[in-house]
RNA sequence: UUUGAAAAAGGCAAACCACUUGAAAGGGUGGGGCGCAAAGCUACUGACCUAAGUCCGCAUGACACGGAUAUGGCAGCAGGGCUGCCGGGC
Numbered sequence: 001u002u003u004g005a006a007a008a009a010g011g012c013a014a015a016c017c018a019c020u021u022g023a024a025a026g027g028g029u030g031g032g033g034c035g036c037a038a039a040g041c042u043a044c045u046g047a048c049c050u051a052a053g054u055c056c057g058c059a060u061g062a063c064a065c066g067g068a069u070a071u072g073g074c075a076g077c078a079g080g081g082c083u084g085c086c087g088g089g090c
Stems, first nucleotide, its partner, number of pairs: 001089004011036002016031006034076001040082003044079003048073002053069005
């Protein structure tokens, strides 16, 4: 530098369950194990999820309801950035 066929040391942990946190999406801890060679870190870009608050509609006001919206998420959706174990090739 390139690569992941076989192997070893190990690592992570989807769904689901319990507890917990949050308005929700989601997060945390434990169990669990579908998978993963970056399933390590990072919301920079696009996608996706949510809508507390805000704005709009419902003749007016409040509630409810409907719509829009990320300042909330998601790194196990893709791209980018940073870092890295083991083996093979050069």

About this RNA:
This is a predicted structure of a 90-nucleotide RNA (c-di-GMP-I-GGC riboswitch aptamer) from a Deltaproteobacteria bacterium. It was read from a public genome assembly, where an Rfam model found it. The model forms 95% of the base pairs in the Rfam consensus.